The part of an RNA shown here (small-subunit ribosomal RNA, 3' major domain) has 479 nucleotides and comes from an uncultured bacterium. The coordinates come from a structure-prediction model, not an experiment, and the mean pLDDT is 83.
Context: one part of a larger RNA
RNA sequence: UGACGGGGGUCCGCACAAGCGGUGGAGCAUGUGGUUUAAUUCGAUGAUACGCGAGGAACCUUACCUGGGCUAGAAUGCUGGUGGACCGAGGGUGAAAGCUCUUUUUGUAGCAAUACACCGCCAGUAAGGUGCUGCAUGGCUGUCGUCAGCUCGUGCCGUGAGGUGUUGGGUUAAGUCCCGCAACGAGCGCAACCCUUAUUUUUAGUUGCCAGCACGUAAAGGUGGGGACUCUAAAAAGACUGCCCGCGCAAGCGGAGAGGAAGGAGGGGACGACGUCAAGUCAUCAUGGCCCUUACGCCCAGGGCUACACACGUGCUACAAUGGCGCAUACAAAGUGUUGCAAUCCAGUGAUGGAAAGCCAAUCACAAAAAGUGCGUCUCAGUUCAGAUUGCAGUCUGCAACUCGACUGCAUGAAGCUGGAAUCGCUAGUAAUCGUAUAUCAGCAAUGAUACGGUGAAUACGUUCCCGGACCUUGUACA
Numbered sequence: 001u002g003a004c005g006g007g008g009g010u011c012c013g014c015a016c017a018a019g020c021g022g023u024g025g026a027g028c029a030u031g032u033g034g035u036u037u038a039a040u041u042c043g044a045u046g047a048u049a050c051g052c053g054a055g056g057a058a059c060c061u062u063a064c065c066u067g068g069g070c071u072a073g074a075a076u077g078c079u080g081g082u083g084g085a086c087c088g089a090g091g092g093u094g095a096a097a098g099c100u101c102u103u104u105u106u107g108u109a110g111c112a113a114u115a116c117a118c119c120g121c122c123a124g125u126a127a128g129g130u131g132c133u134g135c136a137u138g139g140c141u142g143u144c145g146u147c148a149g150c151u152c153g154u155g156c157c158g159u160g161a162g163g164u165g166u167u168g169g170g171u172u173a174a175g176u177c178c179c180g181c182a183a184c185g186a187g188c189g190c191a192a193c194c195c196u197u198a199u200u201u202u203u204a205g206u207u208g209c210c211a212g213c214a215c216g217u218a219a220a221g222g223u224g225g226g227g228a229c230u231c232u233a234a235a236a237a238g239a240c241u242g243c244c245c246g247c248g249c250a251a252g253c254g255g256a257g258a259g260g261a262a263g264g265a266g267g268g269g270a271c272g273a274c275g276u277c278a279a280g281u282c283a284u285c286a287u288g289g290c291c292c293u294u295a296c297g298c299c300c301a302g303g304g305c306u307a308c309a310c311a312c313g314u315g316c317u318a319c320a321a322u323g324g325c326g327c328a329u330a331c332a333a334a335g336u337g338u339u340g341c342a343a344u345c346c347a348g349u350g351a352u353g354g355a356a357a358g359c360c361a362a363u364c365a366c367a368a369a370a371a372g373u374g375c376g377u378c379u380c381a382g383u384u385c386a387g388a389u390u391g392c393a394g395u396c397u398g399c400a401a402c403u404c405g406a407c408u409g410c411a412u413g414a415a416g417c418u419g420g421a422a423u424c425g426c427u428a429g430u431a432a433u434c435g436u437a438u439a440u441c442a443g444c445a446a447u448g449a450u451a452c453g454g455u456g457a458a459u460a461c462g463u464u465c466c467c468g469g470a471c472c473u474u475g476u477a478c479a
Stems, first nucleotide, its partner, number of pairs: 001479002003476003007473007015463002019426005026317008034308002042053002064303007077125008088103006107116003128292002131290003137286002139281003142277001144275001149188006155164003168179003194269004199237007209226002213224003240263001243257001244255004319419001323378007335366003340359002344355004385416001390411007432455007
């Protein structure tokens, strides 16, 4: 100087407390361990692995296994030698890859020799490796932590390691600012600049809108027209403790003050200091070293990654009446669409099929929002709860749904009556609850992920305690 302490002081955080809803019990989905297997490819392992890499494993992917093949090879050249056309078409064998056979014409220049181009073979320089090492590395990332810290120059102090500044008194979300001070300044962080959302104005008015005017309909911005309104999208304004009161040297704090759409960082996002964990990744990529080179490389078929006494994590659906079922009916936002989205009509109980308008989209379509509301029914039961499992019949995608897809119809109708010890999330448009869309994608194992809106709470006395962190101080046989 640090680190540590079941030392002290001060402070903060859904850390506790106060509340609300879960997990842990059931069934299923998914990931992991274990076991099994020819193979169940590999990685990730407290917090910081386990719906993680994977934003989509039937083949492919695919790295694994079994079997069949290739050996300058699956890519691109160069040099030398050598042979010939190559391409195309067809046959045999085969699961395919491959192996093999037949046919055909010599492509350009040149009279020709020959040269060039193309293809095959041989030799060489070279390829290939998801093989090992993340403890050789770059890059990228997690975490402490959006915590308020981490340092430097000059000066001063100390023999020196070092200290000071950065400590002290206040204050702040903040090393934020003020006052003081042997310090004076500065840098990386904080904050601000960026995006979005909340209000208004101006400009603009189509594909959006419809107040007033006219036409028109069963109904409808449907038509003329209009720019008022909504909206769209560009430019501005706006919030700064600016004003008032109180406290204070100041910084600032309090106000159930004003004005204002918004008030003291308005809400949300992006943004992550010096460093820590030899943290993660050699399987995104790149790369040193080592290793393989008729194989640890490459091609193909089939299988596996989907196994199943079991254990754990993350979720979905439930156990019902604040509910289930039937009929009627209302209100979003954000996205996506030409290998596409498909209105509408017809067929089918349905998944879907047939025909087909419009739309490269503020125009057309996906599209029905669902919880909600009204009426009816069920009457507390393992039920008209719950839907696992299983049988049969189908639809769609795709060469192909046996291993191993999703969906539909009929039948079947399991466990489950609110969950032990323990444990998680959340402070407001939040939790809870309800649907919608997208990426990936032929299809889909999506209950996942990422966005979007609808309805919309309870509680916080407080900081004694648990956990993590910051500053000062103290002890130390630790570094």